About this RNA: Predicted 3D model of an 84-nucleotide RNA (c-di-GMP-I riboswitch aptamer) from a Gammaproteobacteria bacterium. Rfam family: c-di-GMP-I riboswitch aptamer. Clan: c-di-GMP_I riboswitch clan. About the family: GEMM was predicted in a large-scale screen for bacterial structured RNA regulatory elements.
RNA sequence: GUCGUGAAAAGGCGAACCUGGCCGAAAGGCAGGGGCGCAAAGCCACCGGUCUAAGGGGUUACCUAUGACAGCGGGGUUGCCAAA
Repeated sequence: GUCGUGAAAAGGCGAACCUGGCCGAAAGGCAGGGGCGCAAAGCCACCGGUCUAAGGGGUUACCUAUGACAGCGGGGUUGCCAAA
C1' cells in the first nucleotide's frame, strides 16, 4: 500500500410521521421539519421481487408497465477512518 474484517473516533445518510396554492392518474417523487435505523441506507432499473393502473383490454369481476420502489434480495460501480 492492497484485500478481508469492523472495535474506536470524526463525520455521513435519513424510516415512520407532520407541513406544502410543489410534481404525478396513482404508486411515488421534491422541499422543509423529524429521526427509526443503516458500514455503503452513495450511485445504477441489469436480474428477481413488490407497488400503482393513467392509457389499453374486458359485459362484469378483473388483467396489463411504457410508471415507481436502490431503506426487498442479487449484481455492477465509487468511497471515509482504521484497533484486533
The source organism's lineage runs through Bacteria, Pseudomonadati, Pseudomonadota and Gammaproteobacteria. The coordinates come from a structure-prediction model, not an experiment, and the mean pLDDT is 87.